[in-house]
Context: one part of a larger RNA
Formats: sequence, structure tokens, C1' cells
RNA sequence: CGUAGGAAAUUUGAGAAGGCCUGACGUUAGUACGAGAGGACCGCGUUGGACAUACCACUGGUGCACCAGUUGUUCCGCCAGGAGCAUCGCUGGGUAGCUAAGUGUGGAAGGGAUAAGUGCUGAAAGCAUCUAAGCACGAAGCCUGCUUCAAGAUGAGAUUUCCAUUAAGGGACGUUAGAGACGAUGACGUUGAUAGGCUGCAGGUGUAAAGGUGGUAACAUCAUAGCCGAGCAGUACUAAUUACCCG
Repeated sequence: CGUAGGAAAUUUGAGAAGGCCUGACGUUAGUACGAGAGGACCGCGUUGGACAUACCACUGGUGCACCAGUUGUUCCGCCAGGAGCAUCGCUGGGUAGCUAAGUGUGGAAGGGAUAAGUGCUGAAAGCAUCUAAGCACGAAGCCUGCUUCAAGAUGAGAUUUCCAUUAAGGGACGUUAGAGACGAUGACGUUGAUAGGCUGCAGGUGUAAAGGUGGUAACAUCAUAGCCGAGCAGUACUAAUUACCCG
């Protein structure tokens, strides 16, 4: 820009893409078959591999604004307690998120038309013949079925609702995240839990400082303490004001 009014939702699916893999074991059954040795088809079930996809409850990894320990040094006048720097100084742990080595799921079944092939009926050709007319089967292959995209499918589809002008609706602005390079997308904007703060809980670390008590002291104890990023709730304390633009 188009889809002959403007919008907001929900869709149909022409078409396109993906997928289509495979082992072992048990059973049928030591059956059919075979003198024996050996040893099935068909079918049923179980469990793997690789691949793909989703997720984080579990097991782990990471987790440079979380907690603790600790070395050297500088500083906070000294002690105590801290802070900076040294690869995040080093070390031990670790929430959310992100992740695989972790956990789910998938390849199918079914339907249709067929190939080679197997047939039925059956003449030409009194017989025979799957074929000439007719009819039935038959493959990981073909068309579907499964997943994803999809009406610029210009053949521009359909349905529902709203508005018809100080309009419906959209944008911009602000608070933002399950979104994110930027646009975009989603949530919210006081008729409000959108983010921060605060409170509670979960969770992490592992028992803070100061003081008391015990001990000559190291240290122990009072004490599941103290501190805490992203988690889950609650709560308008703070910020989402008014206005604006398109239509």
C1' cells in the first nucleotide's frame, strides 16, 4: 500500500515445511518344519540406542550485587569490629534464572489409491486362461493421518462484536517482564498489586556484633543466631499525574 467504511477478536486451510530410524529380550514355541542337527513365519508384550522436542519436580552444573571461613597489605587514631586491593584474592557452600549428564514426550495406529506379485469370475478360442468387460487383495514407497507455519491464497476467504465522529480503536508517555540487540511482544497505569519499598513465608549460609557466664588461654556457651540477589504471597508507603497525537 492492497484486500472498496473504520476497528477489535476468533478462525477455515489452498499451499509449504518437519517427522518417517533402529537393536535386543520375553512369549507364542522348542510349536510348525525337519531323520536329526537345528529351528521359524504371523501375532502379543517388555526394554534399549541414536535423533528430535519440551521442561527444571528429581540428580547435578553455573550462579563476578547471597552467606561463611581465611592469607598478605593499606586505611578507618589504638583494641575490638570493619572497608579497599590482590584472577570474584583464595577456599567451602548456594536461592531464582539458565542449563544436561537430569526428567517427560515423539516416530505410530488407522484410512484411501497402487507397484511387483496373488487371486475370483470370465470369454475371444464349447477347453484352458488373474483380463479382454467386471471384481478382490497387496509395500518402510504415494495421498492422508501427526507437528509447525499459513488469506499478499491479489482467487486477498469466513464468523462474532464494536463505532459511525468530542467515535470505536490505536499511538505516544509512565511502572515494567514470563519479552527483549533496537524495534517488536506481554502485563499494568489510582475503578491500581505494574515495579520498587516494607511485612510474612519459602530458601541459602551456618550460630553476627556487643555483653554475661565458664576457662590461665585457645575457646565454649547464653543463641536454629545474624545476614541474605533474582522466589511465593500480602500491603498503596514511593513511582505509574494531568495533558497530548492519529483516527
Source information:
The prediction has a mean pLDDT of 89. A computed fold for a 247-nucleotide part of an RNA from Carboxylicivirga fragile, annotated as large-subunit ribosomal RNA, domain VI. Taxonomically the source falls in Carboxylicivirga (Bacteria, Bacteroidota, Bacteroidia, Marinilabiliales).